[in-house]
RNA sequence: AACGAACGCUGGCGGCGUGGAUUAGGCAUGCAAGUCGAACGAGGAAGUGCCCCGUAAGGGGCGCAAGCCUAGUGGCGAAAGGGUGAGUAAUGCAUUGAUAACCUGCCUUUGAGAUGGGAAUAACUGCGUUUCGAGCAAUCGGAACUACCGAAAGGGCUGCUAAUACCCAAUAAUACUAUAGGUGCAAAAGCACUUGUGGUCAAAUGCUAGGAAUUCUGUUCCUUGUGCUUAAAGAGGGGUUAAUGUCCUAUCAGCUAGUUGGUGGGGUAAUGGCCUACCAAGGCAAAGACGGGUAGCCGGCUUGAGAGGGUGGUCGGCCACACUGGGACUGAGACACGGCCCAGACUCCUACGGGAGGCAGCAGUGGGGAAUUUUGGACAAUGGGCGAAAGCCUGAUCCAGCAAUGCCGCGUGUGUGAAGAAGGCCUUCGGGUUGUAAAGCACUUUUGUCCGGAAAGAAAUCCGCCUGGCCAAUACCCGGGCGGGAUGACGGUACCGGAAGAAUAAGCACCGGCUAACUACGUGCCAGCAGCCGCGGUAAUACGUAGGGUGCGAGCGUUAAUCGGAAUUACUGGGCGUAAAGCGUGCGCAGGCGGCUCUGUAAGACAGAUGUGAAAUCCCCGGGCUCAACCUGGGAACUGCAUUUGUGACUGCAGGGCUGGAGUGCGUCAGAGGGAGGUGGAAUUCCGCGUGUAGCAGUGAAAUGCGUAGAGAUGUGGAGGAACACCGAUGGCGAAGGCAGCCCCCUGGGUCGACACUGACGCUCAUGCACGAAAGCGUGGGGAGCAAACAGGAUUAGAUACCCUGGUAGUCCACGCCCUAAACGAUGCGAACUAGGUGUUGGGGAAGGAGACUUCUUUAGUACCGUAGCUAACGCGUGAAGUUCGCCGCCUGGGGAGUACGGUCGCAAGAUUAAAACUCAAAGGAAUUGACGGGGACCCGCACAAGCGGUGGAUGAUGUGGAUUAAUUCGAUGCAACGCGAAAAACCUUACCUACCCUUGACAUGCCCGGAACCCUGGUGAGAGCUGGGGGUGCCCGAAAGGGAAUCGGGACACAGGUGCUGCAUGGCUGUCGUCAGCUCGUGUCGUGAGGCGUUGGGUUAAGUCCCCUAACGAGCGAAACCCUUGUCUUUAGUUGCUAACGGGUAAUGCUGAGCACUUUAGAGAGACUGCCGUCGUUAAGACGGAGGAAGGUGGGGACGACGUCAAGUCAUCAUGGCCCUUAUGUCCCGGGCUGCACACGUGCUACAAUGGUCGGUACAAAGGGAUGCUAAGUCGCGAGAUGGUGCGAAACCUAUAAAGCCGAUCUCAGUUCAGAUUGGAGGCUGAAACUCGCCUCCAUGAAGUUGGAAUCGCUAGUAAUCGCGGAUCAGCUACGCCGCGGUGAAUAUGUUCCCGAGCCUUGUACACACCGCCCGUCAAGCCACCCAAGCAAGAUGCACCCAAAAUCGCCUGCCUAACCCGUAAGGGAGGGAAGUGCCUAAGGUGUGUUUUGUGAGGAGGACUA
Repeated sequence: AACGAACGCUGGCGGCGUGGAUUAGGCAUGCAAGUCGAACGAGGAAGUGCCCCGUAAGGGGCGCAAGCCUAGUGGCGAAAGGGUGAGUAAUGCAUUGAUAACCUGCCUUUGAGAUGGGAAUAACUGCGUUUCGAGCAAUCGGAACUACCGAAAGGGCUGCUAAUACCCAAUAAUACUAUAGGUGCAAAAGCACUUGUGGUCAAAUGCUAGGAAUUCUGUUCCUUGUGCUUAAAGAGGGGUUAAUGUCCUAUCAGCUAGUUGGUGGGGUAAUGGCCUACCAAGGCAAAGACGGGUAGCCGGCUUGAGAGGGUGGUCGGCCACACUGGGACUGAGACACGGCCCAGACUCCUACGGGAGGCAGCAGUGGGGAAUUUUGGACAAUGGGCGAAAGCCUGAUCCAGCAAUGCCGCGUGUGUGAAGAAGGCCUUCGGGUUGUAAAGCACUUUUGUCCGGAAAGAAAUCCGCCUGGCCAAUACCCGGGCGGGAUGACGGUACCGGAAGAAUAAGCACCGGCUAACUACGUGCCAGCAGCCGCGGUAAUACGUAGGGUGCGAGCGUUAAUCGGAAUUACUGGGCGUAAAGCGUGCGCAGGCGGCUCUGUAAGACAGAUGUGAAAUCCCCGGGCUCAACCUGGGAACUGCAUUUGUGACUGCAGGGCUGGAGUGCGUCAGAGGGAGGUGGAAUUCCGCGUGUAGCAGUGAAAUGCGUAGAGAUGUGGAGGAACACCGAUGGCGAAGGCAGCCCCCUGGGUCGACACUGACGCUCAUGCACGAAAGCGUGGGGAGCAAACAGGAUUAGAUACCCUGGUAGUCCACGCCCUAAACGAUGCGAACUAGGUGUUGGGGAAGGAGACUUCUUUAGUACCGUAGCUAACGCGUGAAGUUCGCCGCCUGGGGAGUACGGUCGCAAGAUUAAAACUCAAAGGAAUUGACGGGGACCCGCACAAGCGGUGGAUGAUGUGGAUUAAUUCGAUGCAACGCGAAAAACCUUACCUACCCUUGACAUGCCCGGAACCCUGGUGAGAGCUGGGGGUGCCCGAAAGGGAAUCGGGACACAGGUGCUGCAUGGCUGUCGUCAGCUCGUGUCGUGAGGCGUUGGGUUAAGUCCCCUAACGAGCGAAACCCUUGUCUUUAGUUGCUAACGGGUAAUGCUGAGCACUUUAGAGAGACUGCCGUCGUUAAGACGGAGGAAGGUGGGGACGACGUCAAGUCAUCAUGGCCCUUAUGUCCCGGGCUGCACACGUGCUACAAUGGUCGGUACAAAGGGAUGCUAAGUCGCGAGAUGGUGCGAAACCUAUAAAGCCGAUCUCAGUUCAGAUUGGAGGCUGAAACUCGCCUCCAUGAAGUUGGAAUCGCUAGUAAUCGCGGAUCAGCUACGCCGCGGUGAAUAUGUUCCCGAGCCUUGUACACACCGCCCGUCAAGCCACCCAAGCAAGAUGCACCCAAAAUCGCCUGCCUAACCCGUAAGGGAGGGAAGUGCCUAAGGUGUGUUUUGUGAGGAGGACUA
């Protein structure tokens, strides 16, 4: 885009179309084919006139008219119209031909004719008669004689009769037939025309009308019309036939016996095996026969730019069918939808004996289905049948009804209207939006409603008049003209006018992207959506609802199916190195294609003409309905086919020639080309003998194995099989597979050279044929080594493997099979053209050279690089994957599957050909960036190594897990949680729990009322709180009343409050990789692009630090530097610091004067930069060594942390979106808990002792802190501490004795004079308060522990180790923690193989959530489709046989028989009929095949799911 549609929601009107697609399944009822009395006999009813009976009603009789009707005979029609699409793949259809091989009722034209006779038959009648009785009568009842059947449908018998029914005879042709000629055409068969002769075949002169005559119920004649017979022709219709076209399947490859042809005969309208007898053996088929499946065909319709694709409903043409199958009859026409016969199934009637029926006609019904209408009106029009006509019939047709089923048109109002109303929705709370929308005001009236008017479709037939023809006729009839009247189903419809009145009329889908249109709420991987991608797990523009918006609009969506997009089957118009795709290779028939030239031809081709290509449709120009849809006139078109004329370039065909393609001859050359035979040496193994002794062999290490019965080793001799080192190579040969010692024989191909010859002989190749590695198979040999299977030993969790020891098929030979490989250049063969360069193999030529040889050139191979070009890229690139031509093969998403079934081949293994169901939304290629690798190269780090000391074992401390609990609040969880948040949990803290309370609240702002604030005090209670009493009146303004600020109490409402949730909604802050050296940008350039280059490379560095090179040149964030501290010096300054010199003083001391030199303090400077020298290095960067220097190569330490990663951590620091609580998840308060303990882990302390413990003596720091503070001297106490009250807001005073160390003494290797847990007692301190639950002291007690398994941590110098000191927090303390300070003060580093981590380059990748990735198979479970399967069931079909209806045809002559013939007659003949019978045959039956579908216990494989 389109639809014969259906479904969902909705629905105002009109016009024009369309409407059983499914069960060619079954049908109730009505209708759909009749008509003619002007062919015929007969019958009937009504009307009317007269007469009769009767009161009447009514009955009877005789007439009248071209009056009316019709059962039957007869004629025409019924073969049309209408329906359906089952069958049919060709007996069909379409287009164009043929019929010289044919038919044709009615119709038209023309010629001729129509004489004389005859016999029946339907209708109709009867199928009882006689008698008695009743009745007006029709009729009913009884009796006798013996009397058609049947329920029905229907039939039988007797008698009579007509015709345009039937029969015979006559006549007759240009008919038919036999025969004798002639002319023309033709190759001939033959055809046309024509002259004779013989034979054969017809009729209804009926009917009507007018007229005339007459023997007047009748008949005859004339005329008209009509009908009849025959012949010729036409029109229209049909039959037959040819060519071309006409779906899928080769997993259908062979089919055929009347089959193919001939002759004779039969049959038909006609050709013909159409049928028959005989003869011959043909015919069809890879250009697809035969078979299977599906299907009515076409004009057209639909889609598409076209070419194509799909389709065949309505309309039109053809065909086929009419319940299923068969058959003929009648007829001009049928093998007949509303005819016949037979068989079958089904339905109905029945008295059970027998009968009837066929909606795929129009309506309608049930059924089936997603689904398809009224049992309507009319013959008014158009058309058809009959008829002379009137007319009758017509479910054809014309109309109406139903259905938004489609197309088209119209409407549901128009203008104005801002207070931008109300309401809704959203909101940043300001507003925005719905929205001029509504309301309001002013208009209009299509449609609808009501009232009124009112068409066209209708003019013929008919009647009247006029006129022409016919005719004897002014009549009739026929034709023409004029006039007149009748006829409308639709329908009082279209249309027109009027009235009232905005009145009667809007929905549907969508709003994540594709795709026009966005917000809120609800929901919370639920409910749901979804065409594809996908959405939904608490902030959903994607679900549902609402508001708003978008699109279309009496419709809108969805679904099904079609075309397009899809160049995604590619003719137009695709591909095959790696994405799917070149057969493993060659030879080659058919086929396709084919060099130069001449002549002819005209099949193809091209051009013209003619015929045809139905109409409708489409297109163009007009016309008619108000427009449109629709209808209609004309044109064009129908791209086709046929005939004919022409052209001769091209292709074909025929003939002639040529040499360039191809081939042959001649002469060379190289070669693992093939086949067969012979032969050689090395090596392995085995055997014999000798020498000789204990091992050999094997591995990562071993063991199995061999060996004292003598191995292995060694010497010598022999046997046997297989393979051929070096040469040897990107080398050579071959079609491919493949081919290797040497020699001989046979043989194929190739190359080169110059000449000669043949004369297109060529290229490719479906089917076919041949070859075809390895493995494997068969038969027979052979068997040294190797070696599937197998055995043993190892390895391992296991090890049906890798390793080892053995070892059989096999490997080898001959013959025969198999026929597959990553059979690969993943690249079919042939030909031509299109830059080069470098090697190499074979051959030829030229030049140079004395030569060896060199150079140049040519040709055939074989490699590498590369231009143009091609390619998705990689790459290819004269050996193409470039540019072209010819031919073949192959591909069309992945899986299922190269599988199943079937066929072919094979001994088997298996090969070949080769699907489908189902399932997925991808599979795949090339390249890119990362990440990763038990890949590579380089490099770094306390990463390892080298060292020192620990942890892991013990006690207790502390944190965590777990378990417990009313609660044990919460968070942190590998490194990067666990002495972490917490630099202090007894209360408080505190967030948790129990109990008791408060509700505008403990805290903020606003409003109202009252009171100053505040102070004292009672009761109750664990307290919070609840509830009383008393005192009290300030500040500012104001004259006062009063008001205000601050504060307290009360009240109502906005609100407060939340350590409630979400760190996966967030900000901020932080950790980590990592102080690792990286991360990027601009411009440029390369690439289709992702991206690359820069940033790589060579050096160098701690460093992407620097240098050099370079399609890069620059720049930024990082590194470094700048900052702080420390180490040296200078300078300035000199108190509270310091004291060298000088003065004073002390027992002693910078105590004092003095000084600022020193130390020190703290400001400012200097200093270090590879600066200098040497060597190395690229003249570089730099490295190494040295000098100088306090310090040397970043001097040490710190702060400083790139782009980013981990949805890392934190909503409990703080802030914050959303959600949640609001007499509670908020607030207050007492008590408890966070400390509770079978256990596990982390981190630190103290130890296990002599490098030590204890006792005594004695020396030296730094950095801090101090007013609710640090606290001195002194005194008391064993001690913790108490007392005391001096100094100090601190370079001044205090804390404050530093300790290890050093000197001396003691202990003597023990669970100790080690270690100190635990426990008892007695105390101290802080604090309302030390029970849960603090620290300290003293006395006593004296546990584990004797250096710690696997494993694991820190540290490279003032470091580790070790020793003490201080501070924050803090009433006190659990501090052994944390953060600082100084004292003493080592060892080791050969180095980068390994472990861990990081960096750069490179490589592979099927990873990208990125190796903690991805992913394979079995097993277990569910589910789905398919295959096999003992079979079973149903259908289709072949063959053979049995039985055989009806019917045609034949036979038969026993039976019957009007017409004609013979006969006087009887009778006979011809002809006909029935019966019988034969051939053939539908249906049925039996048997046996083929094939399809369904089903099937069980079995095999496959897909999907977690």